Record summary
A computed fold for a 512-nucleotide part of an RNA from an uncultured bacterium, annotated as small-subunit ribosomal RNA, 5' domain. It matches the Rfam family "Bacterial small subunit ribosomal RNA". Rfam links the family to the GO terms ribosome and structural constituent of ribosome.

[in-house]
Context: one part of a larger RNA
């Protein structure tokens, strides 16, 4: 000069950022992913209306069964939980930058064209009865529905198989004609209707992403040899795809002193810091990118996952039990213990961006937007401002004259940044018009009151700006070097002076 900084001593006020760097230690409790009745039965509650019985002379009450509307939902199904939030343990390369390939490949929802959407079937949850179980939960009968599930039809283009051509080309081969043979799709809702939201299959695009290549990436040789699926090749299987990625055979081969192979360290980058570069450090925050989700392993579903708030197994730890057995995963937002020098609220609101579901109203969204703490950092501002010499008291030296504090103060005369109070009051909100603000009566603006409430902190021997005086007596201390201190110490300690810096000052750590 720099900091996610700690301390020490002080401390008005604003704006803009930051804020567990230690134990990826263990977590009470609340909350962070739902949503859609316009996919489907069913049920609940409400009103309205209709039949029926009963009571009553009647209006009408009462029960029942029917329709119709709204509203709300346990389940079945559809989306979406793969984003968005977190951490940096692992990872020296399955990682990341840069720059290329893929004639070896996926891609829900979005766009654009394009051809369809006929016709059947069987179940199952809810419910219902019965049963097990201390609870978690579970088992058996029995009824039922769908845009859940399974056949059939049709099939321009699609896939496979043989055949025959044209155009290319990067070694495989690609890309188009075209013949035969096969195979292989759907779903319906909402509206009186128009129509609209889906649904299939197919080609193009975007956008995501998989894989492969160079080349760059930290130390150690007191770490010199290393490898058996290893290197390569048929065959095979597998994957969205290439490959030892598998597996069975053959071959003996492949890395290395240009550092292999083994220690150790570490998430990489854009960047930020410093430096005149040249480098050197560093990787909080913000933005890509990876990797992880109590630890290990493992698949399922799915377009995508080997899946933080899904699931199975085993570990360890914690909590239930009725001892049979069951339940958890804050490296999501608050917080709480512990560790530390050391690091904030168990806060508003979805009103804005955004995102998830919905036809849509609208629902969730601790993402996000703001508020609260914290001089933790960087900027502005403020502690008044102008006259004022009897050079005043006091203070502190002193050759006793005087210096010096010092125009500082008192005083006079004025201003209101901030403040306090009262009174106004946004923006940010959105296609004409209305509604919608957490933040908030906050920014701002006016009136009034009032110098009123608001300066410390270091250091004055040289380096380095700043000096006397009294105390101490190699003693108490000081110290970044160099050094002071043993009777006159500008070096210790107090005082008065003075220097710098300023809501901050120092002092410690680390970079360069």
């Nucleotide at each position: 000069g720099a900091c996610g900084a700690a301390c020490g001593c002080u401390g008005g006020c604003g704006g803009c950022g930051c804020g567990c760097c230690u134990a990826a230690c263990a977590c009470a409790u609340g909350c962070a992913a739902g949503u859609c009745g316009a996919a489907c039965g069913a049920g609940a509650u409400a009103a309205a209306u209709u039949c029926u019985a009963a009571a009553g002379c009647a209006a009408u009450u009462u029960a029942g069964a029917g329709u119709u509307u709204a509203u709300c939902u346990a389940g079945u199904g559809g989306c979406g939980g793969a984003c968005g939030g977190g951490u940096g343990a692992g990872u020296a390369a399955u990682g990341c930058a840069u720059g290329a390939g893929c004639a070896a490949c996926c891609u829900g929802c979005c766009u654009a064209u394009u051809a369809g959407u006929g016709g059947g079937g069987g179940a199952u949850a809810a419910c219902c009865g019965u049963u097990g179980g201390a609870a978690a939960c579970a088992a058996c009968g029995g009824c039922u529905a769908a845009u859940a599930c399974c056949g059939c039809a049709u099939g321009a283009g699609u896939c496979a198989a043989a055949g025959a051509g044209u155009u290319c080309a990067c070694a495989u081969g690609a890309a188009u004609u075209u013949u035969u043979u096969g195979a292989g799709a759907a779903a319906g809702g909402a509206g009186u209707a128009a129509u609209u939201c889906g649904c299939u299959g197919a080609u193009a695009g975007a956008u995501g992403g998989g894989c492969u290549c160079a080349u760059g990436u930290c130390c150690g040789a007191u770490u010199a040899g290393c490898c058996a699926g290893u290197u390569g090749g048929u065959g095979g299987g597998g994957u969205a795809a290439u490959g030892g990625c598998c597996u069975a055979c053959c071959a003996a081969a492949g890395c290395u002193a240009c550092g292999a192979u083994c220690g150790g360290u570490a998430g990489c980058c854009g960047u930020a810091c410093u430096g005149a570069g040249a480098g050197g450090u560093a990787g909080a925050a913000c933005g890509g990118c990876c990797a992880c989700a109590u630890u290990g392993g493992g698949a399922c579903u799915g377009a995508g996952a080997c899946a933080c708030g899904g699931c199975c197994c085993a570990g360890a730890c914690u909590c239930c039990u009725a001892c049979g057995g069951g339940a958890g995963g804050c490296a999501g937002c608050a917080g709480u213990g512990g560790g530390g020098g050391a690091u904030a609220u168990u806060g508003c609101g979805c009103g804005a961006u955004g995102g998830a579901g919905g036809a849509a109203a609208c629902u969730c969204u601790g993402a996000c937007g703001c508020a609260g703490c914290g001089a933790c950092g960087c900027c502005g501002c403020g502690u008044g401002a102008a006259g004022g010499a009897a050079g005043a008291a006091g203070g502190u030296u002193c050759u006793c004259g005087g210096a010096u504090u010092g125009u500082a103060a008192a005083c006079u005369u004025c201003u209101g940044u901030u403040c306090u109070u009262a009174g106004g009051g946004a923006a940010g909100a959105a296609a004409a018009a209305a509604a919608u603000g957490a933040c908030g009566g906050u920014a701002c603006c006016u009136g009034a009151g009032g110098a009123g409430a608001a300066a410390g902190c270091c250091c004055c021997g040289g380096c380095u700006a700043a000096c006397u005086a009294c105390g101490u007596g190699c003693c108490a201390g000081c110290a970044g070097c160099c050094g002071c201190g043993g009777u006159a110490a500008u070096a210790c300690g107090u005082a008065g002076g003075g220097g710098g810096c300023a809501a901050g000052c120092g002092u410690u750590g680390u970079c360069c």
The prediction has a mean pLDDT of 83. The full RNA is in RNAcentral, with records from ENA.